[in-house]
Context: one part of a larger RNA
RNA sequence: UAAAAGUCUGAAGGGAAGGAUCUUUCAGUACGAGAGGAACGAAGGUUCGGCGCCACUGGUUUACCGGUUAUCUGACAAGGUAUCAUGCCGGGCAGCUACGCGCUAGGGGAUAAGUCCUGAAGGCAUCUAAGGAUGAAGCCCUCCUUGAAAAGAGACUUUUUGGACUCGGGUAAAAGACCUGUUUAAUGGAACUGGUGUGUACGUGCUAAGGUAACGAGGCAUUGAGCAUGCAGUCCCCAAUCGUCCAUA
Numbered sequence: 001u002a003a004a005a006g007u008c009u010g011a012a013g014g015g016a017a018g019g020a021u022c023u024u025u026c027a028g029u030a031c032g033a034g035a036g037g038a039a040c041g042a043a044g045g046u047u048c049g050g051c052g053c054c055a056c057u058g059g060u061u062u063a064c065c066g067g068u069u070a071u072c073u074g075a076c077a078a079g080g081u082a083u084c085a086u087g088c089c090g091g092g093c094a095g096c097u098a099c100g101c102g103c104u105a106g107g108g109g110a111u112a113a114g115u116c117c118u119g120a121a122g123g124c125a126u127c128u129a130a131g132g133a134u135g136a137a138g139c140c141c142u143c144c145u146u147g148a149a150a151a152g153a154g155a156c157u158u159u160u161u162g163g164a165c166u167c168g169g170g171u172a173a174a175a176g177a178c179c180u181g182u183u184u185a186a187u188g189g190a191a192c193u194g195g196u197g198u199g200u201a202c203g204u205g206c207u208a209a210g211g212u213a214a215c216g217a218g219g220c221a222u223u224g225a226g227c228a229u230g231c232a233g234u235c236c237c238c239a240a241u242c243g244u245c246c247a248u249a
Stems, first nucleotide, its partner, number of pairs: 002160007012146004018048008031036001049104005057098004064091005069082005093230001106142004114134004162246004167181004187239003191234004195229004203222005210215001
C1' cells in the first nucleotide's frame, strides 16, 4: 500500500559443507636393454567434520511395574521415611539421544600465475602492443537456506467480508510468536477396546521342613494375573461457553 486468503518473483544476505585417505581397475600397460614401473579416467570403501532422524541396536527414562532391608502407622492389607533431590536392587514404553540410521556428487562461466595461437612496432624474431585460446581446492553460478520494510515498498489468482482477543489444545514454545480445534466438533479430559511395561496381585483352597502344641518361611492353583499407561482407536459423558475490540473500498 483497500482488506483477506492463496500462489509466486528474487534485490540483497547466510553456509566450509565439505576435508583427508585407502583399495580395485586402468596395467605388469605406457616408458625402459634390463632391473623396475606410472598417469588421465572409472568404481567401491574408511575416517574427520556438517545437516537431519529414532524403524533397528544401545543409553537414559526420580511417569511406571516388581523384589528387598531398617523403622513407623497395634496386626493383616495398604502405605510413610531412609540424598536437599529414587533407601537399595531388577526391568522398562513414549520422549530425548549416540554407540544407531540416512544424506553429504558433479557440472558450467569468467579468471590468477603459467602455457600457447596469430601478430606488428622493429621486412626477421617476439604469448601482446590490437586480437584470440587454454588454465586452480581460489571467484561467480548450479546446491541448502533467509528474503516485498527491495521507500523504485513487486507480480498473479480468488473473494467482498475479515481480523484480533477470549475459550479447548500442541506437530510450537523463555515472554510474544507459530500451528490447530471450537457442537455441521474427536481439541483436551473421563470411560472403554487394543497395544505397551512389569511379571503372576489381595483373598481363598490345597500343601509344607520343623515343633508337645500354639505356630509355621515357603510352594501349587485360582492367574500371563494384578497394577500402570505421556501410545493408537472408539465414544459427545464433561469442557471448547458467554462475549469484547479493531477494520470495512
A computed fold for a 249-nucleotide part of an RNA from a Candidatus Woesearchaeota archaeon, annotated as large-subunit ribosomal RNA, domain VI. It matches the Rfam family "Archaeal large subunit ribosomal RNA". Gene Ontology terms of the family: ribosome and structural constituent of ribosome. The organism belongs to Candidatus Woesearchaeota, within Archaea. The coordinates come from a structure-prediction model, not an experiment, and the mean pLDDT is 82.